A computed fold for a 350-nucleotide part of an RNA from a marine sediment metagenome, annotated as small-subunit ribosomal RNA, central domain. The prediction has a mean pLDDT of 87. RNAcentral holds the full RNA, with entries from SILVA.
Context: one part of a larger RNA
């Protein structure tokens, strides 16, 4: 390379936008590049294969045939692919009317709780544990009442719920703003799918500058436990956690399942809409579309399981895998302030 694969055995890129490229709906005409068919030229010899022959056989050698799977030129065909021209509406998009939502950004604001400060009441303990102790407290703690300060997070609602491409998103209000879904016709007329590079986004931790700091809490200190205890438990406690701006770019970034399209029994729940039936009306009931869950047939699977949200049956495009260790290491390159990241071997060994 051919091939076989990628939920859990090695293997889906963390996610999107999109360049080149690859692939691409229905109808008509045309062309003849691909394609098919015929003819011609060429495809040296040797080699290979087959037949025959020569060395006593064989290797080897000689003769003949076939083949040289290819290229060039030319005639014809026009189904399919491509090109060109014209048309279509179901793919895609737009308009209109509705609609749900923790989607995003900024600002404002609310209550509970913790801590601290001030004051009142009050007195000897509090706290903590398996049990202790460190710790706090007569300079009046804990408890309780009133007042104040400040930071962070939003109980109940909350869901088997919703939104987002993913990361992720939750008190309330306002402003700005992205996407989705439904309905009906109308409009454009294949404008599509995927996407190497590229660009953007990307939890937590970490980094830079400046703020902030209530609680929590790596490091650290002390008390316990223990043979020891650089831990688990306890008392403290600094970075950090929070904000602004700029970096970092990783993850069990998981559905361990790339994206798009079509097809293939059903049943049940739920969310957002539409239609019908019914009704005074809302429910109920029937049904359609989109999402989200559970169960289950065929089929698939090594099994587990998946099963119209496929891991079934197919097509297109991308990424990736090829025994374990060495190793996501070394070297080089690129990126980064650094930490490090991305790319990514070999010797050797089993």
């Nucleotide at each position: 390379c051919u091939g076989g694969g990628c939920g859990u055995a090695a293997a889906g890129g963390g996610c999107g936008c999109g360049u080149a490229g690859g692939c691409g709906g229905c109808c008509u005409g045309u062309u003849a590049a691909g394609u098919g068919u015929g003819a011609a030229g060429u495809g040296a010899a040797a080699u290979c294969u087959c037949c025959g022959g020569g060395c006593u056989c064989a290797a080897c050698c000689c003769g003949g045939a076939a083949a040289c799977c290819g290229c060039u030129c030319u005639g014809c065909a026009a189904a399919c692919u491509g090109g060109c021209a014209g048309g279509c509406u179901u793919g895609a998009g737009g308009a209109a009317g509705g609609u749900a939502g923790a989607g995003g950004u900024g600002a404002a604001u609310g209550g509970a709780a913790u801590u601290c400060c001030c004051g009142g009441u009050g007195u000897a303990g509090c706290g903590g544990u398996g049990a202790c102790a460190u710790g706090c407290a007569u300079u009046g703690a804990u408890a309780u009442c009133g007042g104040g300060a400040g930071g962070a997070a939003c109980a109940c609602c909350c869901a088997u719920g919703g939104c987002g491409a993913a990361g992720g998103c939750a008190g309330u209000u306002c402003a700005c703003u992205g996407g989705g879904c439904c309905u009906c016709u109308c409009c454009u007329g294949a404008c599509g799918c995927u996407g190497a590079g590229g660009c953007g986004c990307g939890a937590a931790a970490g980094c830079g500058u400046g703020g902030g700091g209530a609680g929590c809490a790596a490091a650290c200190a002390g008390g316990a436990u223990u043979a020891g205890a650089u831990a688990c438990c306890c008392u403290g406690g600094u970075a950090g956690u929070c904000c602004a701006c700029g970096c970092c770019c990783u993850a069990a970034a998981c559905g361990a399942u790339g994206g798009a399209a079509a097809c293939u029994a059903g049943g049940u729940g739920u969310c957002a809409g539409g239609g019908g039936u019914a009704u005074c009306g809302a429910c109920c009931c029937c049904u359609c579309u989109g999402g989200u869950a559970c169960c289950g047939c065929a089929g698939c699977u090594a099994a587990c399981g998946c099963a119209u949200u496929a891991a079934g049956u197919u097509u297109c495009c991308c990424g990736c895998c090829u025994g374990g260790g060495g190793a996501g290491u070394a070297c080089g390159a690129c990126c980064g302030c650094a930490a490090g990241g991305u790319u990514g071997a070999a010797a050797c060994u089993c």